[in-house]
Molecule: transfer RNA
Organism: Candidatus Saccharibacteria bacterium YM_S32_TM7_50_20
């Protein structure tokens, strides 16, 4: 320098033809227990690496850009 991949709540991931962002773990409260754990119920927490564009509508399409990984030179 060229090509490809990944980037989504604290962590690990899903989101397949654009249509109000979800799962597991973790966390908080409640129930259960003498208490804890386990189990059950409820809840908080992200606007999707950044910026711009297309569209009535973008995590999802397009452009630029940043970080990391792989391949090539």
């Nucleotide at each position: 320098c060229g090509g490809g991949g990944u980037g989504u709540g604290g962590c690990g991931c899903a989101g397949u033809u654009g249509g109000u962002a979800g799962c597991g773990c973790g966390c908080a409260g409640c129930g259960u227990u003498c208490g804890g754990g386990a189990c059950g119920c409820u809840g908080a927490g992200g606007u999707c690496g950044a910026a711009g564009g297309u569209u009535c509508g973008a995590g999802u399409c397009c452009u630029u850009u940043c970080a990391c990984c792989c391949c090539g030179a």